[in-house]
RNA sequence: AGGGCGGUGGCUCAGCCUGGUUAGAGUGCUCGGCUGAUAACCGAGUGGUCCGGGGUUCGAAUCCCCGCCGCCCUACCA
Numbered sequence: 001a002g003g004g005c006g007g008u009g010g011c012u013c014a015g016c017c018u019g020g021u022u023a024g025a026g027u028g029c030u031c032g033g034c035u036g037a038u039a040a041c042c043g044a045g046u047g048g049u050c051c052g053g054g055g056u057u058c059g060a061a062u063c064c065c066c067g068c069c070g071c072c073c074u075a076c077c078a
Base pairs, nucleotide, nucleotide: 001074002073003072004071005070006069007068010027011026012025013024020058028046029045030044031043032042033041051067052066053065054064055063
């Protein structure tokens, strides 16, 4: 320098292909239940600039463009 993949609750990820439901799951955290007590288990609650900007559209996490960050591959240099 070129290419590929990825960025969504605190963490790990799904959803994106094929635009429209209220943005989800597990885990964590908080509260309650259960227990002599703890763990486990059960219930409820909590938590999101969907990486940033722009564009298209009636409507964008989802499509297009630019940028940033991470991982990988190739090339170059040594």

The RNA shown here (transfer RNA) has 78 nucleotides and comes from a Methanococci archaeon. The source organism's lineage runs through Archaea, Methanobacteriati, Methanobacteriota and Methanococci. It matches the Rfam family "tRNA". The prediction has a mean pLDDT of 83.